[in-house]
RNA sequence: UCCACGAAAUGGCAAACCCGCCGGAAGACGGGGACGCAAAGCCAGUGCCCUACCCCGGGCCGCUUCGGGUGGGUCGAACGGCUGUCGAA
Numbered sequence: 001u002c003c004a005c006g007a008a009a010u011g012g013c014a015a016a017c018c019c020g021c022c023g024g025a026a027g028a029c030g031g032g033g034a035c036g037c038a039a040a041g042c043c044a045g046u047g048c049c050c051u052a053c054c055c056c057g058g059g060c061c062g063c064u065u066c067g068g069g070u071g072g073g074u075c076g077a078a079c080g081g082c083u084g085u086c087g088a089a
Stems, first nucleotide, its partner, number of pairs: 005087002012037002017032004022027001035076001041082003045079002049073004054069006
């Protein structure tokens, strides 16, 4: 120095929940709050999952419902890509 690994320390992030706010929803953002996290840093690329304002088709007298498309969402779910702190055993 590199790979694996994860003791200590310095910092960092922030689940659930609450308040505000945006949205049709999923969910995002801000504040509070900490369950956890060495990539819980970034990328929605792949398939999964969530959602339905919109489009197509089917069912229903109707309320409404089912499937698909497409759009949206989630990286604190997996894989993949890029980057990255410290150094005891």

Predicted 3D model of an 89-nucleotide RNA (c-di-GMP-I riboswitch aptamer) from a Deltaproteobacteria bacterium. Taxonomically the source falls in Myxococcia (Bacteria, Pseudomonadati, Myxococcota). It matches the Rfam family "c-di-GMP-I riboswitch aptamer". Gene Ontology term of the family: cyclic-di-GMP binding. It was read from a public genome assembly, where an Rfam model found it.